The RNA shown here (Lysine riboswitch aptamer) has 158 nucleotides and comes from uncultured Faecalimonas sp.
Of the family's consensus pairs, 100% are formed in the model.
Its Rfam family is "Lysine riboswitch aptamer". A reference for the family is Mandal et al. (2003), "Riboswitches Control Fundamental Biochemical Pathways in Bacillus subtilis and Other Bacteria", Cell. Its family is annotated with lysine biosynthetic process in the Gene Ontology.
Model confidence (mean pLDDT): 80 of 100.
[in-house]
RNA sequence: GAUAGAGGCGCGGUUUUAAAGAGUAUGAUUUGGCGUAUAGCUGGACAAGCUGUGAAUUCAGAAAGGGAAAACCGCCGAAGAUUAGUUUUCUUGUCCGGAAAACUUCUCUGGGACGCAGCAGAAUAUGCGGCGUACUGUCACAGGUGUGGAGAGCUAUC
Repeated sequence: GAUAGAGGCGCGGUUUUAAAGAGUAUGAUUUGGCGUAUAGCUGGACAAGCUGUGAAUUCAGAAAGGGAAAACCGCCGAAGAUUAGUUUUCUUGUCCGGAAAACUUCUCUGGGACGCAGCAGAAUAUGCGGCGUACUGUCACAGGUGUGGAGAGCUAUC
C1' cells in the first nucleotide's frame, strides 16, 4: 500500500401498514364587531395582483415533516453536526430574507444507554449538538485490576 473483517438495542435509505398530527388548517352557512380602494391583504422594499379581516354557531374536513412495526437495500466515519463556497428548487415578478436538496471544504464525535439544560417539533413522541454518569469495543502502559488515547484507529492475510 491492497484485500477482508470486528464492536451492537450498531448506522443510514426505500416501500407498505396502522396510529398520532386533528376534529387542527381549510371550505361553506348564520350572527355580530372593525375596515372598505387615500383602506386592507400577499415575510420586508418596489411593482403587480386580490377585496376583506377578527370572533362565535352549524355542516363538511385534509396534508407534510417527525416517530412505530414489517420487508428489502447499502454499509462499520457507518453516520451526524458545524464553518465557508457553488449549483438547483420553493416562496406572484426583482432584490433582500427564509426553507429544502446535491457537491466540495473546515472542525468535532469509537459506540449505544441514561440524566440535565437548550434548539426544532402538535407533542410528554422523537431528533440534534453540548455537559455529566456509568457501561461497552479497541489499542497502549502498568499488573490482576486500574489509567490514558482515538476510527486518518484496531485485527487478519498478501